[in-house]
Context: one part of a larger RNA
RNA sequence: UUCUUCCCAAGGAACUCGGCAAAAAAGCGACCGUAACUUCGGGAUAAGGUCUGCCCGCCGCAAGGCGGGCCGCAGCGAAAGUUUCUCUGGCGACUGUUUAUCAAAAACACAGCUCCCUGCGAACUCGUAAGAGGAUGUAUAGGGGGUGACACCUGACCAAUGCGAGAAGGUCAAAUACGGAGGGUUUUCGCCGCAAGGCGGAAGCUGGACUGUAUAAGCCCUCGUGAAUGUCGGCCGUAACUAUAACGGUCCUAAGGUAGCGAAAUUCCUUGUCGGGUAAGUUCCGACGCGCACGAAUGGUGUAACGACUGGAGAACUGUCUCGGGAAGUAGCCCG
Numbered sequence: 001u002u003c004u005u006c007c008c009a010a011g012g013a014a015c016u017c018g019g020c021a022a023a024a025a026a027g028c029g030a031c032c033g034u035a036a037c038u039u040c041g042g043g044a045u046a047a048g049g050u051c052u053g054c055c056c057g058c059c060g061c062a063a064g065g066c067g068g069g070c071c072g073c074a075g076c077g078a079a080a081g082u083u084u085c086u087c088u089g090g091c092g093a094c095u096g097u098u099u100a101u102c103a104a105a106a107a108c109a110c111a112g113c114u115c116c117c118u119g120c121g122a123a124c125u126c127g128u129a130a131g132a133g134g135a136u137g138u139a140u141a142g143g144g145g146g147u148g149a150c151a152c153c154u155g156a157c158c159a160a161u162g163c164g165a166g167a168a169g170g171u172c173a174a175a176u177a178c179g180g181a182g183g184g185u186u187u188u189c190g191c192c193g194c195a196a197g198g199c200g201g202a203a204g205c206u207g208g209a210c211u212g213u214a215u216a217a218g219c220c221c222u223c224g225u226g227a228a229u230g231u232c233g234g235c236c237g238u239a240a241c242u243a244u245a246a247c248g249g250u251c252c253u254a255a256g257g258u259a260g261c262g263a264a265a266u267u268c269c270u271u272g273u274c275g276g277g278u279a280a281g282u283u284c285c286g287a288c289g290c291g292c293a294c295g296a297a298u299g300g301u302g303u304a305a306c307g308a309c310u311g312g313a314g315a316a317c318u319g320u321c322u323c324g325g326g327a328a329g330u331a332g333c334c335c336g
Base pairs, nucleotide, nucleotide: 001331003329004328005327006326007325008324010322011321014320019317029051030050031049032048037042039149053070054069055068056067057066058065059064071075084315085314086313087312088311089310090309091307092306096108097107112147113146114145115144116143117142118141124133125132126131150302151301152300153299155232156231157230160229161228162225163224164223165222166221169220170219171218176214177213178212179211180210183206184205185204186203187202188201189200190199191198192197233251234250235249236248237247260294261291272288273287274286275285276284
């Protein structure tokens, strides 16, 4: 010096990102006592206080109670066992689940709510198929998406995107059907030519390329639809102090953010301003609202209970600290 264990004057969180670690109280039981809040179950073993051994007597079935006495610093007398408490925010309702091996959480799940699909040989999933699951189930069932107990609620917009319904019109593929023009070929006729042949007409057959008409869904189109993807304005003026603007004008839009909340797990400016707590508070709590850039099932706002979650404050307690010191053991090094 390392590590392990223990002790400490006075102070008592001044340490530190943070009481991390340690300490302390409590602990099992009995009696008394127990607040806010609350979903009336809880909160709650709230908190807090007292007692606990042994001997004798009485009462009692017993547990135990009452009275008297005795000892110690100490009576659940040892060992083992055993989350200090209180106040107040955030988030998540809760028990649960998760990154085996750096994350246990506010993440996931959840009951509840809601939307969509599915009439059964169901939808959906696996499989090329047969087939299987769904289900020996049948819409109070099954599958999928979102939200996430409960309470009060869940506003406007269908222009875009998606989805559903529709069918008048427009557009539109290949195959197919019926044609067209041109070509090939067969027969025949006319003209020219001595002939070979050339030109033209009619009828029949015919494949491919070209082309016309007819024909689906889709798209365009018309409606609907937000607990579908999503979106939810600007400028100017105005009241008899000032300030502000209930009010007015104007432009744009599919419609211009409603209730509630709000410097917030969201606020840049910002340590916003005011109040509280402290001697002193960039954190915290309560307000204000000018919300850079909250907002209603990508849910909004509350909420008892719960949480190895996270922020703030306090009591108790302490070597965390002021600020170190000491003891025992242990390992290394040095000396002998």

The part of an RNA shown here (large-subunit ribosomal RNA, domain IV) has 336 nucleotides and comes from Parcubacteria group bacterium GW2011_GWB2_40_8. Its mean pLDDT, the model's own confidence on a scale to 100, is 81. The RNAcentral record of the full RNA draws on SILVA. The organism belongs to Bacteria candidate phyla, within Bacteria.